[in-house]
Molecule: SAM riboswitch aptamer (S box leader)
Organism: Evansella vedderi
RNA sequence: CUCUUAUCAAGAGAGGUGGAGGGAAUGGCCCGAUGAAACCCGGCAACCAUCUUAACUGCGUGAACCAUUUAGCUGCGCAGCAAAGAAAGGUGCCAAUUCCAGCAAAGUGAUAAUCGCUUUGAAAGAUAAGAG
Numbered sequence: 001c002u003c004u005u006a007u008c009a010a011g012a013g014a015g016g017u018g019g020a021g022g023g024a025a026u027g028g029c030c031c032g033a034u035g036a037a038a039c040c041c042g043g044c045a046a047c048c049a050u051c052u053u054a055a056c057u058g059c060g061u062g063a064a065c066c067a068u069u070u071a072g073c074u075g076c077g078c079a080g081c082a083a084a085g086a087a088a089g090g091u092g093c094c095a096a097u098u099c100c101a102g103c104a105a106a107g108u109g110a111u112a113a114u115c116g117c118u119u120u121g122a123a124a125g126a127u128a129a130g131a132g
Stems, first nucleotide, its partner, number of pairs: 001132008013041001015040003021031003026101003042094003047090002050086004056080006098124001103121008
């Protein structure tokens, strides 16, 4: 950098350094010397990894429990699956819904053309996990 899948309406400091920019890009609209970006501390969340639990499924076992009224059913061990919980190792995030729109469809209000409003979907983007 490309592809796949999932999520994007919740959440997060009146701290320190720093000094003018920032909100991806375009158009808007905003934030910013009552201090932007960036760095540090702090915080939020829980995608991946980790741990625990009882259930379910599969395989094994026959020491103990249980059964032998013959099925190894109960049990025990291992693995898997989804769920709930814990913790915070790898990320991520901490103005405004991803700040809003841009393309399409449906509904709807005005119109001479056309312009608007609502909903849904797409596109673009962000993050995670996996693959190349």